RNAcentral holds the sequence, with entries from ENA and MGnify.
The RNA shown here (transfer RNA) has 75 nucleotides and comes from a Methanobacteriota archaeon.
[in-house]
RNA sequence: GGGCCGAUAGAUCAGCGGAAGAUCGCCUGCUUUGCAAGCAGGAGGUCAGGGGUUCAAAUCCCCUUCGGUCCACCA
Numbered sequence: 001g002g003g004c005c006g007a008u009a010g011a012u013c014a015g016c017g018g019a020a021g022a023u024c025g026c027c028u029g030c031u032u033u034g035c036a037a038g039c040a041g042g043a044g045g046u047c048a049g050g051g052g053u054u055c056a057a058a059u060c061c062c063c064u065u066c067g068g069u070c071c072a073c074c075a
Stems, first nucleotide, its partner, number of pairs: 001071007010024004018055001026042005048064005
């Protein structure tokens, strides 16, 4: 330098045009003498950044950044 994959909640990930969800974690309540477990509810998201297409973009296209991997180059 080139190819491919990835970036979504605190963590691990799903969602592949109609606009964001699961599990764990966190908070509150119930339960217990108390803790854990269990049950119920809740908070938490510029979907890496910018631009484009579209009535509508996390999703499609372009550029950039970061990470992973392979190849090439240098020595």
Overview:
It matches the Rfam family "tRNA". It is annotated as a transfer RNA. Rfam links the family to the GO term triplet codon-amino acid adaptor activity.